[in-house]
Formats: sequence, C1' cells, structure tokens
RNA sequence: GGAUUGGUAGCUCAGUGGAUAGAGCACCCGCCUUCUAAGCGGGCGGUCACAGGUUCGAAUCCUGUCCAAUCCG
Repeated sequence: GGAUUGGUAGCUCAGUGGAUAGAGCACCCGCCUUCUAAGCGGGCGGUCACAGGUUCGAAUCCUGUCCAAUCCG
C1' cells in the first nucleotide's frame, strides 16, 4: 500500500429503512437478611467513530476519513 471484518451505555453485546435505540454485568436507591453475599423491585447512563449523500423517514443503504483486528504484498 491492497483486501476483509468491526466501531452502539463504564464493560460485553443485540438491533435486516418506520420507535421513545435495547439486554446482561457494573453503579445508585429500596425490599429481604442479625450482618455480608445471593435473590427481588426500581432508577441512572447514548452526538449509534466522524463528515457528507440517498430517502417522506437512516444505528441500518452509499461515499470519504479516522481507529482496531486478521490476511496479502
């Protein structure tokens, strides 16, 4: 330099053009418990890497850029 895959919450990840973007863990509050852990209920947390384009409508499709991994040279 080229090819492929990926980038979504603090972490691990879902999400095949139509909605208010979700789950588990973590964190906070409460219940339970002699206490802790476990369990149960609730809450907090997002510029969907960045920019542009297509569309009535984009996390999702297209283009460019950045970053990471693997492969080729």
Molecule: transfer RNA
Organism: Parachlamydiales bacterium